[in-house]
RNA sequence: GCAGAGUAAAUAUAUAUGCGUUAAGUGUCGGGUGAACGGGGAGUUGUCAUUCGGACGAAAAGGCGGUUUGAGAAUAUGGAUCGUCUUGCGGCAUAUAGAUUGCAUCCCGCUGU
Numbered sequence: 001g002c003a004g005a006g007u008a009a010a011u012a013u014a015u016a017u018g019c020g021u022u023a024a025g026u027g028u029c030g031g032g033u034g035a036a037c038g039g040g041g042a043g044u045u046g047u048c049a050u051u052c053g054g055a056c057g058a059a060a061a062g063g064c065g066g067u068u069u070g071a072g073a074a075u076a077u078g079g080a081u082c083g084u085c086u087u088g089c090g091g092c093a094u095a096u097a098g099a100u101u102g103c104a105u106c107c108c109g110c111u112g113u
Base pairs, nucleotide, nucleotide: 001113002112003111004110009101010100011099013097014096015095016094017093018092019090020089021088028054029053030052031051032050033049034048035047039108040107041106042105060087061086062085063084064083065082066081067080068079069078070077
C1' cells in the first nucleotide's frame, strides 16, 4: 500500500405470557432535556430514551353466571350493568429462538498479505 474482521443495537418472523378492545398503547408532526454510537479518541443535520404540546385514529362477535329493570297470570322472553370464558382484532408490551442488517463520518489500533 491492498484486503479483511469485530460491537452496541435495529428489523421482520415464530412461540409464550400479558395489556387494551369503555382505546391505553403504537404510528405521525413540532419544542425541551439527556444518552449511546466496533479496541482507543473525536463525533453529526443521523439514532435512541424521556418530557411538553398539536393533528390523526381502531374490530368486534359469541357462550356462561350474578344483579337490576320492563312487560306478563305463568313458563318463556327483552333492556341495562358486573364478572368470567372462547374466537378474533391492535403498525400494543415483555421474554425467548434462530435469521437478516449493522462504526454517519474522521484519526489511530487489530488480522492477513